RNA sequence: AGCAUCAACCGGCCUAAUCUCGAAAGAGAGCGGAGGAACCAAUUUUUUGGGGUUAAUUCUACUGUGUAGAAGGGAUGAGAAAACUCUUUCGCCAUCCUACCCGUCAGCUAACUUCGUCGGCUAAAGCGAAGGAGGUC
Numbered sequence: 001a002g003c004a005u006c007a008a009c010c011g012g013c014c015u016a017a018u019c020u021c022g023a024a025a026g027a028g029a030g031c032g033g034a035g036g037a038a039c040c041a042a043u044u045u046u047u048u049g050g051g052g053u054u055a056a057u058u059c060u061a062c063u064g065u066g067u068a069g070a071a072g073g074g075a076u077g078a079g080a081a082a083a084c085u086c087u088u089u090c091g092c093c094a095u096c097c098u099a100c101c102c103g104u105c106a107g108c109u110a111a112c113u114u115c116g117u118c119g120g121c122u123a124a125a126g127c128g129a130a131g132g133a134g135g136u137c
Stems, first nucleotide, its partner, number of pairs: 011122004018029004030117006040107001049105001050102004057071006072098006084134009
């Protein structure tokens, strides 16, 4: 000096999962979910169970309760450069994800009641089009 690996900080990403106060235990704010009248809906379709969060469903095959594939759904593609900063949508391309829970029970639903605020990833990373807000000239 170069390469590879690991860790940490900063930055960035998925997610509702962030922030503030407190020595701590905890408590708030914000964000997110559930239950729950009238009216409406439903007229019972009730083991052929039913239902909820969510992007996370459906189908096919098999060596069978999992694996594989295909549809459908979802995430990311930064920085630099390019008149600025943030952000939305669309098209193609590339890479990846497709999960959990309640327990026989819940339509909608004001008041009201109640719960969550975890966890995971990152050193690589494209092209084009159409907007919005702020700011500048």
c-di-AMP riboswitch aptamer (ydaO/yuaA leader) from Rossellomorea marisflavi, 137 nucleotides, folded computationally.
The coordinates come from a structure-prediction model, not an experiment, and the mean pLDDT is 79.
Its Rfam family is "c-di-AMP riboswitch aptamer (ydaO/yuaA leader)". Its family is annotated with cyclic-di-AMP binding and regulation of gene expression in the Gene Ontology.
RNAcentral holds the sequence, with entries from Rfam and Ribocentre.
The source organism's lineage runs through Bacteria, Bacillati, Bacilli, Caryophanales and Rossellomorea.